[in-house]
RNA sequence: AGAGUUUGAUCAUGGCUCAGGAUGAACGCUGGCGGCUUGCUUAACACAUGCAAGUCGAACGAAGCAUUUACCGUGAAACCUUCGGGCAGAUCGGUUUAUGACUGAGUGGCGGACGGGUGAGUAACGCGUGGGUAACCUGCCUCAUACAGAGGAAUAGCAGCUGGAAACGGCUGAUAAUACCGCAUAAGCGCACAGUACCGCAUGGUACAGUGUGAAAAGCUCCGGCAGUAUGAGAUGGACCCGCGUCUGAUUAGCUGGUUGGUGAGGUAACGGCCCACCAAGGCGACGAUCAGUAGCCGGCCUGAGAGGGUGAACGGCCACAUUGGGACUGAGACACGGCCCAAACUCCUACGGGAGGCAGCAGUGGGGAAUAUUGCACAAUGGAGGAAACUCUGAUGCAGCGACGCCGCGUGAGUGAUGAAGUAUUUCGGUAUGUAAAGCUCUUUCAGCAGGGAAGAUAAUGACGGUACCUGCAUAAGAAGCCCCGGCUAACUACGUGCCAGCAGCCGCGGUAAUACGUAGGGGGCAAGCGUUAUCCGGAUUUACUGGGUGUAAAGGGAGCGCAGGCGGCCAUGCAAGUCAGAAGUGAAAACCCACGGCUUAACUGUGGGACUGCUUUUGAAACUGUAAGGCUGGAUUCCAGGAGAGGUAAGCGGAAUUCCUAGUGUAGCGGUGAAAUGCUUAGAUAUUAGGAAGAACACCGGUGGCGAAGGCGGCUUACUGGACUGGCAAUGACGCUGAGGCUCGAAAGCGUGGGGAGCAAACAGGAUUAGAUACCCUGGUAGUCCACGCCGUAAACGAUGAAUACUAGGUGUUGGGUCCGAUUAAGGAUUCAGUGCCGCCGCAAACGCAGUAAGUAUUCCACCUGGGGAGUACGUUCGCAAGAAUGAAACUCAAAGGAAUUGACGGGGACCCGCACAAGCGGUGGAGCAUGUGGUUUAAUUCGAAGCAACGCGAAGAACCUUACCAGGCCUUGACAUCCUGCUGACGUAUCCUUAACCGGAUAUUUCCUUCGGGACAGCAGAGACAGGUGGUGCAUGGUUGUCGUCAGCUCGUGUCGUGAGAUGUUGGGUUAAGUCCCGCAACGAGCGCAACCCCUGUGUUCAGUAGCCAGCAUGUUAUGGUGGGCACUCUGGAUAGACUGCCGGGGACAACCCGGAGGAAGGCGGGGACGACGUCAAAUCAUCAUGCCCCUUACGGCCUGGGCUACACACGUGCUACAAUGGCGUUGACAAAGGGAAGCAGCGGCGUGAGCCUGAGCGAAUCCCAAAAACAGCGUCUCAGUUCGGACUGUAGUCUGCAACCCGACUACACGAAGCUGGAAUCGCUAGUAAUCGCAGAUCAGCAUGCUGCGGUGAAUACGUUCCCGGGUCUUGUACACACCGCCCGUCACACCAUGGGAGCCAGCAAUGCCCGAAGUCAGUGACCCAACUGCAAAGAGGGAGCUGCCGAAGGCAGGGCUGAUGACUGGGGUGAAGUCGUAACAAGGUAGCCGUA
Repeated sequence: AGAGUUUGAUCAUGGCUCAGGAUGAACGCUGGCGGCUUGCUUAACACAUGCAAGUCGAACGAAGCAUUUACCGUGAAACCUUCGGGCAGAUCGGUUUAUGACUGAGUGGCGGACGGGUGAGUAACGCGUGGGUAACCUGCCUCAUACAGAGGAAUAGCAGCUGGAAACGGCUGAUAAUACCGCAUAAGCGCACAGUACCGCAUGGUACAGUGUGAAAAGCUCCGGCAGUAUGAGAUGGACCCGCGUCUGAUUAGCUGGUUGGUGAGGUAACGGCCCACCAAGGCGACGAUCAGUAGCCGGCCUGAGAGGGUGAACGGCCACAUUGGGACUGAGACACGGCCCAAACUCCUACGGGAGGCAGCAGUGGGGAAUAUUGCACAAUGGAGGAAACUCUGAUGCAGCGACGCCGCGUGAGUGAUGAAGUAUUUCGGUAUGUAAAGCUCUUUCAGCAGGGAAGAUAAUGACGGUACCUGCAUAAGAAGCCCCGGCUAACUACGUGCCAGCAGCCGCGGUAAUACGUAGGGGGCAAGCGUUAUCCGGAUUUACUGGGUGUAAAGGGAGCGCAGGCGGCCAUGCAAGUCAGAAGUGAAAACCCACGGCUUAACUGUGGGACUGCUUUUGAAACUGUAAGGCUGGAUUCCAGGAGAGGUAAGCGGAAUUCCUAGUGUAGCGGUGAAAUGCUUAGAUAUUAGGAAGAACACCGGUGGCGAAGGCGGCUUACUGGACUGGCAAUGACGCUGAGGCUCGAAAGCGUGGGGAGCAAACAGGAUUAGAUACCCUGGUAGUCCACGCCGUAAACGAUGAAUACUAGGUGUUGGGUCCGAUUAAGGAUUCAGUGCCGCCGCAAACGCAGUAAGUAUUCCACCUGGGGAGUACGUUCGCAAGAAUGAAACUCAAAGGAAUUGACGGGGACCCGCACAAGCGGUGGAGCAUGUGGUUUAAUUCGAAGCAACGCGAAGAACCUUACCAGGCCUUGACAUCCUGCUGACGUAUCCUUAACCGGAUAUUUCCUUCGGGACAGCAGAGACAGGUGGUGCAUGGUUGUCGUCAGCUCGUGUCGUGAGAUGUUGGGUUAAGUCCCGCAACGAGCGCAACCCCUGUGUUCAGUAGCCAGCAUGUUAUGGUGGGCACUCUGGAUAGACUGCCGGGGACAACCCGGAGGAAGGCGGGGACGACGUCAAAUCAUCAUGCCCCUUACGGCCUGGGCUACACACGUGCUACAAUGGCGUUGACAAAGGGAAGCAGCGGCGUGAGCCUGAGCGAAUCCCAAAAACAGCGUCUCAGUUCGGACUGUAGUCUGCAACCCGACUACACGAAGCUGGAAUCGCUAGUAAUCGCAGAUCAGCAUGCUGCGGUGAAUACGUUCCCGGGUCUUGUACACACCGCCCGUCACACCAUGGGAGCCAGCAAUGCCCGAAGUCAGUGACCCAACUGCAAAGAGGGAGCUGCCGAAGGCAGGGCUGAUGACUGGGGUGAAGUCGUAACAAGGUAGCCGUA
């Protein structure tokens, strides 16, 4: 960085698709290790269980526990004893003192507003960014200043009683505090009042001093301290306000009642309609209000060259939320996730009375889903709460577990190793590939494994991680590779299977018997512990274009004008500084990104520093440009004066020609109309013609790419009114201008309404034609309408398919209206200058076509419009309209194209030119008959197969009785009828005879090799085994070869050059000419090749050479006769060589050419005649059955042998022929003249026999010798006399001949007899232009026999061609094209069928947000407070103050009501789309057969 895909090819337009990167991913296959991340995107669905917010005894009282002090009581054991007792005091109980790393509950304090989760809501000052608060608050923390005096009354816990199932209480009685309440004090603070100074952007602020007034405190202690109060400052955290930015829809255009503002009061930490009362009527909105949809925002992340686009997981900042909705309390902070109250839904408990709960904390469960983890360990670290601290708590956090979810790193071994092993795949069977790959040998041990040691993280102690990282040792290559792809894009190919099936596919597209595209295998390519697929985003896509697109014809200029807003705007000088530029400052959090250097073995990851964060704000400057203010100017624009031009508009009047009608005359049989007719009119007098009259509409000639108008449009003449443009003057104003969303006006035709009018024309309609049909084209009629007035409609291919304005940029030539100058005055004319309107053309532009001063060029300004085709200018909604309808204007679904310009062909019921037996002019046929032959069809056991318009059909087949033969029936064979190889046996093979058989096959008998080194070998037969043979089985659409056809038509190409972006063009076109792209001339072409022609063969003339088997003139000879003989080669002839013809000569034409016409000479004259020869290519033309051949198929048969049958059938249809229908003839008889061929398993003379076919005999001849062999038509003579005949010969009968093993199916011929159809052939159609047609016979191939066919040969021998209009075919040029499989093309619409999405639809269902009314929970606030109350005052009464209760405003859920929006569904219905082979027509593309298209009815 591009690529594929529209076409036969090209360029451009334009969509679709791919290659890249990314992801919280999922799915499929696979899976060794480690590090670092990361993990409910769906149901803000419901949650069992455990944990996630506590802590403080240095605030407090009491209780318990342990220890302990003291006292009282009890009084054990021991000791002493005078046994009386003494001493002793354990233990236990009570009271009490003190202590405590104790316990749990309570009062109290601090914290539960942090941390953690989620993204439902929110389009908002929510967020981002930058500011403001002179309108604010701030616990804990820091600093400073000043304090802490003296009292009081309660209350929980507790005890007693008591209610309840429980939750939870109630009453009575005690009690403490850092709990609560007064009082004192006031540095400072708050409030009120009136000042001074200074300052500020307004309200105002700061400082100072004065008067009055108000409000504080708590203790504990280990004596170190920690707490407390007030004030000020700081820090931190918050609150409010403002500028700017922040998605989509106008098919949402108007919204708003506390709404906007004011005054006053209230409320708040604070400003504020925040709330209330009153007053005013405002406020927002096209710079998009309101409404609807969607959405947490950002740092960032992904992508991109960038600008952008997408996104908002994890990490970080902000916001919002905590089952749903509402509410406040406490507090420094909440309207509070693990607090409270109320309402609702749900779940649970219940004794039915009532209660409890909220995982969007961490785990976990169910559910949903394609999909997302453990009911783990620890507070060791970091951080948080409480505490003086020890410490406690901490699912924050640190770790571990699970998951290849991602990123990164490592490994699955390394070296050597050719017999290129085996296996596998393939093969042309030789080989090749896998492949140094393996094995083998040598070596190493990363990871994993086992064993030993063993951290840092912690600063004294404390380590969940963890016996972890790491280190060392041991041992064995040992435990560790898959996935996708291989037609092009896109790296990588073969085999088999399948056979439009199964399947693949991102796009183009593969698959119908040789699939590199399906499936499998081998091989290869790519990536790799992953690989593919799917989904989504960016890119490529300059395919929304700011960077960076367009609008004549591809999608796209509004039908036109006026003009509000908006955008843009001439020249000069000045001020300001909003935009603009520059400097500085602040900010732009951290993380991320980039750079440098570090830390983990490396990397990912991470640390430090720098950069960047393109932005915003403040400030200081600059003043060119834009802006703005004021001043001036005249060039833009406008006005004025003077002119001329014009179908410009409106109204009124007038005119003539024509058409039709009416009246009258003349006049008679038709008129009219068409391709041809008919309908129609007409003897009741038409048409025609003459005269008069009426009516309506339109205005010939002039008339012109002439004029005018903004466009639509405007055409007889006159008048009136009126708009605009132009020229000249250069007098006036002084930028007054340009464009123009909305808006307003105008706007062809058709159409609508009302009223007129109505001659002609003419939708609809009627009739006649045409036609398969003809609701058309053609004809005859004919109504709306066309015309006028008024009012609507508002569209057209409303087009120059080209918006408006301004400026600039070579020329040439017309024309319209003016001006100036020259021209002698007029004039013609010339030069020049304005304004229009055309053509040609340079630069430039453009895909090309083309445009080109009237731009589609170069620039500027403004508006409108486009973004693939179809669906569709459709649906819905809205606006307008009387209606028709117009304007605005989608989506689902579907396709990979649709479209533009140009190119080459092909085609045209387009044009021009030319040719051809193409037509015409002629001659003869076919089509009718009979027969022959081929084909179709039918039949059959089989009627083998192929050939199918021309270019199949007397074709393959130059010859089917058997054979051929491929077909059918039956009988046989299985290594085979044929080839090669192996083993064994035999010596033959063969021939002859016999038996058997339908025949082959089979059996028997007889006869019987060669070489030899004697081992054997060659050859042949038989037997056997397998490789193989064999196949006229399939595929001519797998092929070679061969052939047909266009077409013996004149074409088809190339090299170099040139032109074109290119396909391509040029050459090859043009003017002549030719049979010809034959030749000449011209020309951006110059040359060349394959074709044409010529060279080759035959034939036509001469010469020469040669002379047998040919010939015989002369010589000789012989014969009835004959070149029979001698001889000769003169002639004919034969066959070699050679000459000849070349427009060479003459005249004319032509361009002094090519060439044409005529002539001479010549055997032949303009290619002398004929043949062979067939360019590039077309038809998937024909042939697998000539042959060859790939692949497939059969293998005791689809092979082989044999007998018989069939290919010869027969209602019929077609092609090609033969014979005829007769007198230009038939028959009989006599007579004449060829050429070219063939001949040995042959041709056969003469002779004889037979009516004949033929037979007998066998002379001659391997042939210029002999034979076939008679040529026939023809000529002479005779006969027949127009008839189904003396024409014609089919069919049939009888008898024969020949060939052959054999003529029944199924041969040819002969004789006699029989004697059919047929009297010249409908529509249609074929051949032929001169030695041709026609006609006549002869020969040959094939062949035993069998031609009317085929191939050759000669004989006789015409007619006609004016000409190219037409039919057919072809060539060249040109034109149109929507065709390219190329007109046998393409293609449109209805109908029928299937499927899909969608509109309407009586309705019906659901959701959402509002509105009005009702009800009115909790609760704040307000009022009241007769009831209740400890602290203060008071002696008391009572007061101050407070509370319950009640009431009121507001108020969620709920109820009722009518609307709005959205979605689902609905009988039926409308069109649309899609769908290999349905129906009907043929509308379009060519002049598409009626040119097409647009608007309208």
Background: A computed fold for a 1497-nucleotide RNA from an uncultured rumen bacterium, annotated as small-subunit ribosomal RNA. The coordinates come from a structure-prediction model, not an experiment, and the mean pLDDT is 84. It matches the Rfam family "Bacterial small subunit ribosomal RNA". Its family is annotated with ribosome and structural constituent of ribosome in the Gene Ontology.